[in-house]
RNA sequence: GAAUCAUCCUCAUUCAAUGGGUAGUGACGAACUAGGUCAGGUCGGGAACGAAGCAGCCUUAAGUUUUCUAACUAUGUGAGUGGGGGUGCUUGAUG
Repeated sequence: GAAUCAUCCUCAUUCAAUGGGUAGUGACGAACUAGGUCAGGUCGGGAACGAAGCAGCCUUAAGUUUUCUAACUAUGUGAGUGGGGGUGCUUGAUG
């Protein structure tokens, strides 16, 4: 000084895992203070009818959630690929 193999460190990168926030999606979600429909009852009326409107139901807001999806991001996680550096065994060449 060279090669194979092994091993350690480091950089990049691929797939996965875990976490984070963002967006969408599913479900839930309004005693009173969102909207609609308003049984019963209340009010007005001689009556016909009308008015307001509780409960209930429906749609949803803020929001909630071990629903799901997407890209982004993070790493003392796992397995590969490539580059660089160190160490060790072996091999042979030279001094």

A computed fold for a 95-nucleotide RNA, annotated as Bacterial small signal recognition particle RNA.
It matches the Rfam family "Bacterial small signal recognition particle RNA". Rfam classes the family as a non-coding RNA gene. Its Rfam clan is "SRP clan".